[in-house]
C1' cells in the first nucleotide's frame, strides 16, 4: 500500500398488521394425495420505536483558540437519567407487509388492490412556556422575579390483576398498578462558542491584507461575530518577525540528567483530526456519519456489455514492500455497551488461550565431601606449574520437566420455588423495596496449588582478555590473510590477525547495529569565551530598545505574604496490603510549577507629584596644539631652456654594459621657467573619534584642558536598524606633470630570471568635483562610570612657596618599571588584560571557504549578507629540551695560511668493483669498506667447484647386546678416501666364573652444520673524539616540560683553576697516579766495562786482577709556576729571568665520559629463534679462490748528475734462534753447498749495517754505464709435488717513463724526508704489517676564508631533527559540489472556460389523501415534482512562481 473469507450493531411480540415450513400425531383416501392438530403465534421478512454520533482503529492533514492552563456565555444547546409539578379529550386519512400483473442477466424497480399501529394529520385544553407591546424591583451587553394585553401552542398508548365504585351484552368503557407519551421547572450529564497566557525551524521569506478593518439595514445560526449580503468609511497585521516556505497531531507522561535542561509522544488515559480521494446534505437530542446516503475521481470486481457492485486506518487473515512485527482460536463466566418490563439477545470492547527470550522479574541445570593433586590436555628453566576438589569415588537432597493422584478462587446475581418485614391499596389481588433458604450459571481448565513415584538423572551459553578496560600464553601467518569504537595492529620470535590451553565479565541469555540522553562548562540561565588560541564591528552621531543619582509623599500593576479554587485518573514519592518472593496488582497518604481569585504589606523597582546638587550641561576669565577649510607668500633642492667658461669624457655597479657626450656632455658660472615637497627645528612632543596632521601669514571654525563664581536642575550612559566619516590604491569628467614611478622596453646576473641591480618610461602620485568604502583601518586590546600600592620621566596648566629656582601640592593628557590580582603562558598592571555595574558587536574544530547560490550596492573593478555536500584527527596558541640556519658573538684543531715531500701520468706489487666462471668460497662499501678479517690460498689452510665414498657418522656423552689387547708389518684392488686378504701380537685386577679400561660391529639417545637472521643478542672493535663535556643528590623557581646548579667577569690543552652568583655538594670524563725516554745518587759485578798494576798475542780485556769510567738493573733524587720582575681585580693566571740535565702538560706510550651511527661482526668465540639430517654433515683426488676488455684505492721503483757503477774505509739500536740458529774451514762467477766448532745465548750465532767518507769512472743531459718491466735459457733452494701457481742466482733481452690535467694526501722536531737493520707469521714465499735505530731539514704574518669542532646568544612550520619540511601546475584514477542548451515531475497562485450532487432562493408547468368553503362538481391553503438563478468539487485553457529528478559540456575543490 492494495485487500480473498469469516466475523465486529442490533433490539423489542409488554407498539403494529401479517405469519410459513420440515417433523410428529390422527383421520380420509382413488393410495397419486387431501385435511386437522401440534410444530407456533415459532422462524424470517415488513411497519413503528430506541440504538447505529459510544464502543473499536489510524495519524494523513494541521504551526492552528488543533492542544494544555485558567477564565467567559447576562450570547447558548443537551434524547435518555434524577427530583418536583400539570395534562393525557373527540376525531380523520393512509401506507408497507401481503395479493395479483410486470419489466431486468443481475442490482432492483413499476402498476393495481387489501390493512394496522406508541407510524401520520386535525380540532378541543391550556395553567406553565414562546414571541410582541407596556410598567415594577433587582441586576447590568438578549440575566433574574413580579403585573398586565395580544398572538401562538402538547400528547399514545401497552402489559397485569381485581370487581370496591360505574357498567354489566363481553370482567370492561369502571378500579388499581406497571412501563410508556406530553408539558413545565430544578438538577445531573454532555456538548457549541469566544477569550488571557504557553505551543518547531528558516529573514538566504520584509512587507502582507479587498469580505481586507470598521460601521448601518437585511439575512442565517441552538448560540456572539463579515458568518452571508447590500451599501458606506479606509481601514487592518508586521523587526514583540507578519506572509511565505519546511517540518509536526497536542496532552498527561516517558527516557535521560545532581538539577536546570535535552529529546520523545509506542503501550495506559484526556483532547483533536481522519476514514478510498474530492466535494454535498439528509436524518437526528447530537454527523455533515469508519461497517448510512447523493455526485464527482483514481482502483478492483460481476455482467447477457444494456448496466450493476465495493471500501479492514475494527479482529484475524492474504499479497506486496522492508533489516523488522502474532492465531482465519475459545467466550459471552467475569467487568462493560445497546435493546427490552423481564427472561434473554447482540457485543473480534472485553475475559482468556497461541505464536515471538521482545522486555521486566523469580527459579532450575545440583549439594557435601574428596589429593594417588590420577589420566588426558597446555605450558615449560624439564624441576615442575596450570585446568584442578575441577572429575573419578563415597555420601546425599529432590526445586523444575514427566507420570499417577487429589484439588481451589475467581460467583455478584438473575431466575424459580419458598418465608418474613414493609410500602401502595377499599383488597387476604397486584405491584414495589429490603432480608433469609432452596436449586442454578466458568471461556480459562482438571489452570493454579498441594502429594505420591524414580532418579543428579533430561538442562549453559556468549562476548571479551595490547591501552581506555577486568582478564596471557604456545602454535600458524608473515604489510599475506586478516584486526579495528579511536589510538592503531600484520613486513619471522605478533600478549592486537586464526587456532589451542588458560583466564575475565555476564548468564538463558549473551554480543553487533541503530537511536536518545549523559559524560560535553562542547551553546554556557544555572554554567563559556574575544591582546596572541574561533572571537571587538575601521571610527563617530543618533531613533526605538536596555538601563539609569539624592530626599518626600502618594497609587499598588511588578515584588512579598497568606487564604481560597483549580491543578481528571493512571504514573513518580510514602505509608500499608495481596499474588510462596519478585516484577505485577490493590488501598490510603503526601508532592506538585503554573494559572485563576481573594486578603494584606509598602523596603526595593515602577507610575504620578513635589524637591535637591553630587552626574550632565551653560555663561564669565585664561594659556597650549602639525585640529580642520580657503586665499595669498616663501627660501632650498632637482629637472629643463638659453647664454659664458672649458675638453673628452661623464654616468652607473659587486664588477659592467644599455644610456648621455666632440652636432661640445659631465663639471662650473650667471639668467629664466616649471611643478611637487617644505631640511634643521623634530622628542617614548601636541591635535583630533577613527582614518590622519608639519615652510609662513591672514580669514572663518570645531574640540579638549585650567581658574574662580554665578545659573539649569538627572537634562544621563549605551545603542540593533539608520546616518556620516574613512589611509593607500582604483574609478568618471576637466586640469596640471618637476622628480618618482606599476605596466613597458633595453643592459646585466642567472641553468633559466617574466625577479634582485642598472639605463629609460606610460598610467599614477598633485589640483577641482563626483564614485568606490576597504587595510596587519593594530594597543591585534568596543565605549562609559566606579574602586583597587608604589616610583621614575615627559607635555600644557592651577596653587604654595615673598618674585625666580629647587621642592610639594593639584587634575588634563602622554612613556616606563613595578605591589597585590588576574593570565595556559607570554605577559597585563589606576592608559588593567586587576575587582564591579551598564549597553552594545563578535566566537563555537581545521580544510572546504569568506567560495557557490540568491537578494542587495556599486560605472566597472569589486563590497555587503553568506551556506552545504565532501574529507581530515587534527589545525591552532604560549613556553620547553634538542637539532639546524648561506643569524650572531668567543675559542680550538696540520683547518686553511706558510713550508717540506709526495697522490693522481709510467710500469709493477697489493686491495676492490666490474666482468668471466663449473667454482673464481665469504665478509667488509662516504668520512669510519679497499696492502681490510688475511701476522703469509702449491696440497693442506678452504668455508667455493666437479667427480668418487659414506651414514651413530671426521669429533662428545650414556646406555643395551655381540665380538675382541691396543697396536703393528706386508699383499691385491682403486686417483685416493676406501675396499678386502694375511702376518705378528696379548693391557690391569681378581680365589675361579668374571670385572674394570680400551678397541671393533650392532641398536637409541644423539652428533654435526663457515647454513639464516650482527634488524632477537652477549664480547669485542671502528666513529664523533682524548674533543671537554656528560650527570645526580638536596634546595630554590615554574601548574608542567623544565631550569638553576654548569650561566656570567677572568683564566687555561681543559666544566683547568679564581672570582661573584638560589644554591650547597658529588659522580662519570680533564689532569695526576702506571711505562718508555733525558739528569743524578746509592747498590750490585757477569757473559758486560779496562783507568791504575802485572803477563801476553800477528791482533785482540786475551789472562791475573779490578769497580774507576762505559752499560746492565733495582731502589731513590730532582720541576712545584719553588725564586725574582711586571702584568692582573690584593685572584687564578699569563709574560719576562735566574738557576737547572730538564720549565710551566719537559718527550712519547697505555688510558677513550654519557651517549650517536638499529655502524661492523652469527664466518674467531659464545648465544635465542629458524632451517638440513643417506646431507645444508662428513671423508678423498683434482680444479678454484692467482680469471682479465676496463675503473677505483694503498704501495714498491724510477725518470737520473744532491745521480749512476766500480773499488777501499767506518759508526747503530732493537730482536731471534734447538725439528731451531749455525762460526771457521773448502766446492761453485753466484743462489747455494759441503762440514759441524759454538750457543737454550750481555758468553755463540744470524750478523757484511746503509746513507756517509777516500778514490776512480760516466762528463753534460743522452732513453743514457739512467730506468729497469718484460721476454727467452740455464741453475739454486723448500716442499711427497713448484705445470696452472714459488722465492732466488746467474746469461742474455732491455718495454714505459724525461717530474705528471683537474683533483688531493702527509707532516710543527729528533718531527717531514732519506737510509738502512731486525721481529712475526712460516717447510718455502713481503714492495705489506709491526719495531729499531743512522743521517736530519723548512716554515707558521695570522683566523677573513674551506672542514670539523666547543659555549653562550637568536629565529625556526624542523624532531627519522636541513639528507628536515614543505608550496603550486601538469599527468593518471576516484568522490562529492556549482553552473548549464535543455528535458521531465510536484505544490501553491491568478484570470477565465465547463459545471455534477447539493442547500438556498426565485416560478406556478404537472401532479396532488387528510386541513378550509361547498351538498356535490369544483375551489382555497399547503405539498411534491420539474423548471430558472447564486455558490459549487473534480475537469479545462493562459500565465508567471516555487521546489526536485536527470543532461552535452563548462567550472573549481577534496
Nucleotide at each position: 500500500c492494495a485487500c480473498a473469507u469469516g466475523c465486529a450493531a442490533g433490539u423489542c411480540g409488554a407498539a403494529c398488521g401479517a405469519g410459513a415450513a420440515a417433523g410428529u400425531u390422527c383421520u380420509c383416501u382413488u393410495c397419486g394425495g387431501a385435511g386437522a392438530a401440534u410444530g407456533a403465534g415459532u422462524a424470517g421478512a415488513g411497519u413503528g420505536g430506541c440504538g447505529c454520533a459510544c464502543g473499536g482503529g489510524u495519524g494523513a492533514g494541521u504551526a492552528a483558540c488543533a492542544c494544555g492552563u485558567g477564565g467567559a456565555u447576562a450570547a447558548u444547546c443537551u434524547g435518555u437519567c434524577u427530583u418536583c409539578g400539570g395534562g393525557a379529550a373527540c376525531g380523520g386519512g393512509a401506507u408497507a407487509a401481503c395479493c395479483a400483473a410486470u419489466c431486468g442477466a443481475a442490482a432492483g424497480g413499476c402498476u393495481g388492490g387489501c390493512u394496522a399501529a406508541u407510524a401520520c394529520c386535525g380540532u378541543a385544553u391550556g395553567a406553565a412556556g414562546u414571541u410582541u407591546u407596556u410598567g415594577a424591583c433587582u441586576c447590568u451587553u438578549g440575566g433574574g422575579u413580579c403585573a398586565a394585553a395580544a398572538a401562538u401552542g402538547a400528547a399514545a398508548a401497552g402489559g397485569u390483576g381485581c370487581c370496591u365504585c360505574u357498567g354489566a351484552u363481553g370482567c370492561a368503557a369502571g378500579c388499581a398498578u406497571c412501563u410508556g407519551c406530553u408539558u413545565g421547572a430544578a438538577g445531573g450529564u454532555g456538548a457549541g462558542u469566544c477569550c488571557g497566557c504557553g505551543u518547531a525551524c528558516c529573514a538566504u521569506u520584509a512587507g502582507c491584507u479587498u469580505g481586507c478593518u470598521g460601521g448601518u439595514g437585511g439575512g442565517g445560526u441552538a448560540a456572539g461575530a463579515g458568518c452571508c449580503u447590500a451599501c458606506c468609511a479606509g481601514g487592518g497585521c508586521g523587526a514583540c518577525g507578519a506572509u511565505g516556505g519546511u517540518u509536526a497531531g497536542c496532552u498527561g507522561g516517558u527516557c535521560u540528567g545532581a538539577g536546570a535542561g535535552g529529546a520523545u509522544g509506542a503501550u495506559c488515559a484526556g483532547c483533536c483530526a481522519c476514514a478510498c480521494u474530492g466535494g454535498a446534505a439528509c436524518u437526528g437530542a447530537a454527523a455533515c456519519a469508519c461497517g448510512g446516503u447523493c455526485c464527482a475521481g483514481a482502483c478492483u470486481c460481476c455482467u447477457a456489455c444494456g448496466g450493476g457492485a465495493g471500501g479492514c486506518a475494527g479482529c484475524a487473515g492474504u499479497g506486496a514492500g522492508g533489516g523488522a512485527u502474532u492465531u482465519u482460536g475459545c467466550g459471552c463466566a467475569a467487568u462493560g455497551g445497546g435493546g427490552g418490563a423481564g427472561a434473554c439477545c447482540c457485543u473480534g470492547a472485553c475475559g482468556c488461550a497461541g505464536c515471538a527470550a521482545c522486555g521486566c522479574c523469580g527459579c532450575g541445570u545440583g549439594a557435601g565431601u574428596g589429593a594417588a593433586g590420577a589420566a588426558g590436555g597446555c605450558c615449560u628453566u624439564u624441576g615442575g606449574g596450570u585446568c584442578g576438589u575441577a572429575a573419578a569415588g563415597c555420601u546425599c537432597u529432590g526445586u523444575c520437566a514427566a507420570c499417577a493422584g487429589g484439588g481451589a478462587a475467581g460467583a455478584a446475581g438473575u431466575u424459580a420455588c419458598u418465608g418474613u418485614a414493609u410500602a401502595u391499596g377499599a383488597a387476604c389481588a397486584g405491584u414495589g423495596u429490603a432480608u433469609g433458604g432452596u436449586a442454578u450459571u466458568g471461556a480459562c481448565g482438571g489452570u493454579a496449588c498441594c502429594u505420591g513415584u524414580g532418579g543428579a538423572g533430561g538442562a549453559a551459553g556468549c562476548a571479551c582478555c595490547g591501552g581506555c578496560u577486568a582478564a596471557c600464553u604456545c602454535c600458524g601467518u608473515g604489510c599475506c590473510a586478516g584486526c579495528a569504537g579511536c589510538c592503531g595492529c600484520g613486513g619471522u620470535a605478533a600478549c592486537a590477525c586464526g587456532g589451542g590451553g588458560g583466564g575475565u565479565g555476564c548468564a538463558a541469555g549473551c554480543g553487533u547495529u541503530a537511536u536518545u540522553c549523559g559524560g560535553a562548562a562542547u551553546u554556557a540561565u544555572u554554567g563559556g569565551g574575544c591582546g596572541u588560541a574561533a572571537a571587538g564591528g575601521g571610527c563617530g552621531c543618533g531613533c526605538a530598545g536596555g538601563c539609569g543619582g539624592u530626599c518626600u509623599u502618594g497609587c499598588c500593576g511588578g515584588u512579598c505574604a497568606g487564604g481560597u479554587g483549580u491543578g481528571a485518573a493512571a504514573g513518580c514519592c510514602c505509608g500499608g496490603g495481596g499474588c510462596u518472593c519478585a516484577a505485577c496488582c490493590c488501598c490510603g497518604g503526601a508532592a506538585g510549577a503554573g494559572c485563576a481569585u481573594u486578603u494584606g504589606a509598602a523596603a526595593c523597582a515602577g507610575c504620578a507629584a513635589g524637591a535637591c546638587u553630587u552626574g550632565a550641561g551653560u555663561a564669565c576669565a585664561g594659556g597650549a596644539g602639525a585640529g580642520g577649510a580657503a586665499a595669498g607668500c616663501g627660501g632650498a633642492a632637482u629637472u629643463c631652456c638659453u647664454g659664458g667658461u672649458g675638453u673628452a669624457g661623464a654616468g652607473g655597479u659587486g664588477a659592467a654594459a644599455u644610456u648621455c657626450g666632440u652636432a661640445g656632455a659631465u663639471a662650473u658660472c650667471a639668467g629664466g621657467a616649471g611643478g611637487a615637497a617644505c631640511a634643521c627645528u623634530c622628542a617614548u612632543g601636541g591635535c583630533g573619534a577613527a582614518g590622519g596632521c608639519a615652510g609662513c601669514u591672514u580669514u572663518c571654525u570645531g574640540g579638549a584642558c585650567u581658574g574662580a563664581u554665578a545659573c539649569u536642575g538627572a537634562c544621563g550612559c549605551u545603542g540593533a536598524g539608520g546616518c556620516g566619516c574613512g589611509a593607500a590604491g582604483g574609478u568618471g569628467u576637466g586640469g596640471g606633470u618637476a622628480g618618482c614611478g606599476a605596466a613597458c622596453a633595453g643592459g646585466a646576473u642567472u641553468a633559466g630570471a617574466u625577479a634582485c641591480c642598472c639605463u629609460g618610461g606610460u598610467a599614477g602620485u598633485c589640483c577641482a568635483c563626483g564614485c568606490u568604502g576597504u587595510a596587519a583601518a593594530c594597543g591585534a586590546u568596543g565605549u562609559g562610570c566606579a574602586c583597587u600600592a608604589g616610583g621614575u620621566g615627559u607635555u600644557g596648566g592651577g596653587g604654595c612657596g615673598a618674585u625666580g629656582a629647587a621642592g610639594c601640592c593639584u587634575a588634563g593628557g602622554u612613556g616606563c618599571c613595578g605591589a597585590a590580582g588576574c593570565a595556559a603562558a607570554c605577559g597585563c598592571g589606576a592608559u588593567a588584560a586587576g575587582u564591579g555595574c551598564a549597553c552594545c558587536g563578535c566566537c563555537u574544530g581545521g580544510g572546504g571557504a569568506g567560495u557557490a547560490u540568491g537578494c542587495u550596492c556599486g560605472c566597472a573593478a569589486g563590497g555587503g549578507u553568506g551556506a552545504a555536500a565532501c574529507u581530515c584527527a587534527a589545525a591552532g596558541g604560549a613556553a620547553u629540551u634538542g637539532a639546524c640556519g648561506g643569524g650572531g658573538g668567543c675559542c680550538c684543531g696540520c683547518a686553511c695560511a706558510a713550508g717540506c715531500g709526495g697522490u693522481g701520468g709510467a710500469g709493477c706489487a697489493u686491495g676492490u668493483g666490474g666482468u668471466u666462471u663449473a667454482a673464481u668460497u665469504c665478509g667488509a662499501u662516504g668520512a669510519u669498506a679497499c696492502g681490510c678479517g688475511a701476522g703469509g690460498a702449491a696440497c693442506c689452510u678452504u668455508a667455493c667447484c666437479a667427480g668418487g665414498g659414506u651414514u651413530u657418522g671426521a669429533c662428545a656423552u650414556a646406555u643395551g647386546c655381540c665380538g675382541g689387547g691396543a697396536g703393528u708389518c706386508g699383499c691385491g684392488g682403486g686417483a685416493g678416501a676406501c675396499c678386502g686378504c694375511g702376518g705378528u701380537g696379548c693391557c690391569u685386577c681378581u680365589u675361579u666364573u668374571g670385572a674394570g679400561g680400551c678397541c671393533g660391529g650392532u641398536a637409541u639417545a644423539c652428533a654435526g652444520g663457515u647454513g639464516c637472521u650482527g634488524c632477537a643478542u652477549g664480547g669485542c672493535u671502528g666513529u664523533c673524539g682524548u674533543c671537554a663535556g656528560c650527570u645526580c643528590g638536596u634546595g630554590c623557581u615554574g601548574u608542567g616540560a623544565a631550569g638553576u646548579g654548569u650561566u656570567g667577569g677572568g683564566u687555561u690543552a681543559a666544566g683547568u683553576c679564581c672570582c661573584g652568583c638560589a644554591a650547597c655538594g658529588a659522580g662519570c670524563g680533564c689532569a695526576a697516579c702506571c711505562c718508555c725516554u733525558a739528569c743524578u745518587g746509592u747498590c750490585u759485578g757477569u757473559u758486560g766495562c779496562c783507568a791504575a798494576c802485572a803477563g801476553g798475542u800477528g791482533a785482540a780485556g786475551c789472562u791475573g786482577g779490578g769497580g774507576a769510567c762505559u752499560c746492565a738493573g733495582a731502589c731513590g733524587g730532582a720541576a712545584c709556576u719553588g725564586c725574582c720582575g711586571g702584568u692582573g681585580a690584593c685572584a687564578a693566571a699569563c709574560c719576562g729571568g735566574a738557576g737547572g740535565a730538564a720549565g710551566g702538560u719537559g718527550g712519547g706510550g697505555a688510558c677513550g665520559a654519557c651517549g650517536u651511527c638499529a655502524a661492523g661482526u652469527c664466518a674467531u668465540c659464545a648465544u635465542g629463534g629458524c632451517c638440513c639430517u643417506u646431507a645444508u654433515g662428513u671423508c678423498c683426488u683434482g680444479g678454484g679462490c692467482u680469471a682479465c676488455a676496463c675503473a677505483c684505492g694503498u704501495g714498491c721503483u724510477a725518470c737520473a748528475a744532491u745521480g749512476g757503477c766500480c773499488g777501499g774505509u767506518a759508526c747503530a739500536g732493537a730482536g731471534u734462534g734447538a725439528g731451531g740458529c749455525g762460526a771457521a774451514a773448502c766446492c761453485g762467477a753466484g743462489a747455494g753447498g759441503u762440514g759441524g766448532a759454538g750457543c737454550a745465548a750481555a758468553u755463540c750465532a744470524c750478523a757484511g749495517a746503509a746513507a756517509g767518507c777516500c778514490g776512480g769512472u760516466c762528463u753534460u743531459c743522452a732513453g743514457u754505464u739512467c730506468g729497469g718491466a718484460u721476454c727467452g735459457g740455464a741453475g739454486u733452494c723448500u716442499g711427497a709435488a713448484a705445470c696452472c701457481c714459488g722465492a732466488c742466482u746467474u746469461c742474455g733481452u732491455g718495454a714505459a717513463g724525461g717530474u705528471g690535467g683537474a683533483a688531493u694526501c702527509g707532516c710543527u722536531a729528533g718531527u717531514a724526508a732519506u737510509c738502512g737493520c731486525g721481529c712475526a707469521u712460516c717447510a718455502g714465499c713481503a714492495u705489506g704489517g709491526c719495531g729499531c735505530g743512522g743521517u736530519g731539514a723548512a716554515u707558521a704574518c695570522g683566523u677573513u676564508c674551506c672542514c670539523g669542532g666547543g659555549c653562550c646568544u637568536u629565529g625556526u612550520a624542523c624532531a627519522c631533527a636541513c639528507c628536515g619540511c614543505c608550496c603550486g601546475u601538469c599527468a593518471c584514477a576516484c568522490c562529492a559540489c556549482c553552473c548549464g542548451a535543455g528535458u521531465u515531475g510536484g505544490g501553491g497562485g491568478u484570470a477565465c472556460c465547463c459545471g455534477a450532487a447539493g442547500u438556498c432562493g426565485c416560478u406556478a408547468g404537472u401532479c396532488u389523501a387528510a386541513c378550509c368553503g361547498g351538498u356535490a362538481a369544483c375551489g382555497g391553503g399547503g405539498g411534491a415534482c420539474g423548471g430558472c438563478g447564486c455558490c459549487g468539487a473534480a475537469g479545462g485553457u493562459a500565465u508567471g512562481c516555487c521546489u526536485g529528478g536527470u543532461a552535452a559540456g563548462g567550472g573549481g575543490g577534496g
Molecule: small-subunit ribosomal RNA
Organism: uncultured Desulfobacteraceae bacterium